[in-house]
């Protein structure tokens, strides 16, 4: 240098054929215990790695850049 594949919440992860961006832990508050530990409700948290086209609509399609794996020279 070319190829294929990953990037979503603090973390590890889902997301269908484009049509509201979610889970579990974790973090904040109520509730049950004298109290902890646990168990119940409730809530915060997102620039969908960055930019650009298509589209009425994009996490998803497209081309470009970054990171990282992997494979070939």
């Nucleotide at each position: 240098g070319g190829g294929c594949c990953u990037u979503u919440a603090g973390c590890u992860c889902a997301g269908c054929u484009g049509g509201u961006a979610g889970a579990g832990c974790g973090c904040c508050c109520c509730c049950a215990u004298g109290g902890c530990a646990u168990g119940g409700g409730g809530g915060a948290g997102g620039u969908c790695a960055g930019g650009a086209g298509u589209u009425c609509g994009a996490a998803u399609c497209u081309c470009c850049u970054a990171a990282g794996g992997u494979c070939c020279a």